[in-house]
RNA sequence: GGGCGUGUGGCAUAGUGGAUAUUGCGUCGGUCUACGAAACCGAAGAUCGCGAGUUCGAUCCUCGCCUCGCUCA
Numbered sequence: 001g002g003g004c005g006u007g008u009g010g011c012a013u014a015g016u017g018g019a020u021a022u023u024g025c026g027u028c029g030g031u032c033u034a035c036g037a038a039a040c041c042g043a044a045g046a047u048c049g050c051g052a053g054u055u056c057g058a059u060c061c062u063c064g065c066c067u068c069g070c071u072c073a
Base pairs, nucleotide, nucleotide: 001072002071003070004069005068007066010025011024012023018056027043028042029041030040031039049065050064051063052062053061
């Protein structure tokens, strides 16, 4: 340099044209407890890698760039 794949809350993950973007762990608050842990209840936290395009509508389709991985030379 060529080809293929990947990118979503702090971490991991689902969703794949239309809703308020899912779930687990973690964090914070509460209940419980003598105090913790566990359990249960609640909350915060995402401009869906960046930019452009298509569309009435984009996390999803297209193009460019970037990150990481695999592969070819």
This is a predicted structure of a 73-nucleotide RNA (transfer RNA) from Bathycoccus prasinos. Its Rfam family is "tRNA". The family's RNA type in Rfam is transfer RNA. The coordinates come from a structure-prediction model, not an experiment, and the mean pLDDT is 81. The sequence is in RNAcentral, with records from ENA, GtRNAdb and Rfam. Lineage of the source: Eukaryota > Viridiplantae > Mamiellophyceae > Bathycoccaceae > Bathycoccus.